[in-house]
RNA sequence: GCUUACCUUCGGGGCAGGGUGAAAAUCCCAACCGGCGGUGAUCGAGCGGCGCUUGCACAACAGGAAUCACCUGCGUGCGGCGCUUACUCGUCAGUCCGUGACCCGGGCCAUCCCAGGCAAGAGCGAUUCAUCGCAUUGCGUGGGGAGGAACGGUGGACCUGGUGCAAAUCCGGGACCGACAGUAUAGUCUGGAUGGGAGAAGGGGACA
Repeated sequence: GCUUACCUUCGGGGCAGGGUGAAAAUCCCAACCGGCGGUGAUCGAGCGGCGCUUGCACAACAGGAAUCACCUGCGUGCGGCGCUUACUCGUCAGUCCGUGACCCGGGCCAUCCCAGGCAAGAGCGAUUCAUCGCAUUGCGUGGGGAGGAACGGUGGACCUGGUGCAAAUCCGGGACCGACAGUAUAGUCUGGAUGGGAGAAGGGGACA
């Protein structure tokens, strides 16, 4: 430095105010919110480049009747300002691409129960004394229960004006979308969920 087994931690926000009603954070007016990765004409910083510079420093050269000094020009470095296709870092989309959660399928796998089979032997019992029965352990078969990985399916929503070479992303405006169960009809409450999770950060064995 890269790949990769593994480990740890982290990993979702939001109905203010009002109306109706017996009852609504669920209806109505209004308010509020936006998982993860990518892309991205976003923004910022750094490095570099270019230009300007009344600033500072300085060697050489040229000119000033001119050796030094001085002045001017030119140049170099530092500083300042502006611009900047590229490079590096950070950041940037609910409605563009993909993906997670929910739901449906799937059923590797491990586990529990029941039935009967085979085998083992240092257990117990019985007896006709080398066999049988019970229990134990292992293996595989059939049936059942509750879980459940890979993988697959399903899976919402955008127009317009501006700028510009170019806008799905920038700026302005107006829209739209949001699993399931419960309950007066829920993106925002309660619940499955102290769950799962796209992924993020760190550690770390091995390898080169």
Description: A computed fold for a 208-nucleotide RNA, annotated as FMN riboswitch aptamer (RFN element). Its mean pLDDT, the model's own confidence on a scale to 100, is 76. It was read from a public genome assembly, where an Rfam model found it. Rfam family: FMN riboswitch aptamer (RFN element). Rfam's curators write: The RFN element is a highly conserved domain that is found frequently in the 5'-untranslated regions of prokaryotic mRNAs that encode for flavin mononucleotide (FMN) biosynthesis and transport proteins.